[in-house]
Order: sequence, then structure tokens, then C1' cells
RNA sequence: UGGAAUGUAUCUCAGAUGGUUAGAGAGCACGACUGAUAAUCGUGAGGUCGUCGGUUCAAGUCCGACCAUUCCAA
Repeated sequence: UGGAAUGUAUCUCAGAUGGUUAGAGAGCACGACUGAUAAUCGUGAGGUCGUCGGUUCAAGUCCGACCAUUCCAA
């Protein structure tokens, strides 16, 4: 310098072909259970879906630029 992949909750990830509530597991808080703890069970909080634009009635999903990380080539 050129090309490719990835970016969604604190972490690891899902989210068919754009569609009517953005989810799972772990973690965290509270409660139940226990003499107490662990385990187990229940409830809850936590997200402008990397940033900025565009297309569309409608975008996590499609398009462009940029940013970050990783890989390949030189």
C1' cells in the first nucleotide's frame, strides 16, 4: 500500500428472506430454600446493535465513508 473478516448487555455469542417487544448462557442485585454457606429455584436491572450518512412505509439486517481489532498478499 492492496484485499478479506469481525464489531449486538460487564463477558462469550444468537438474531433465515428488512417487518410488528432486540434475545440466550455466564456474571451482577434481590428473594425463596438452609442453623449458615455452597448448590438449586424464582424475580429483576443492564443495549441509542462501533461512528456518521444514505435507501425504504419500515434497518441490528441493505448501500457508502470512517474508526477499532484480526488475518492474507506485497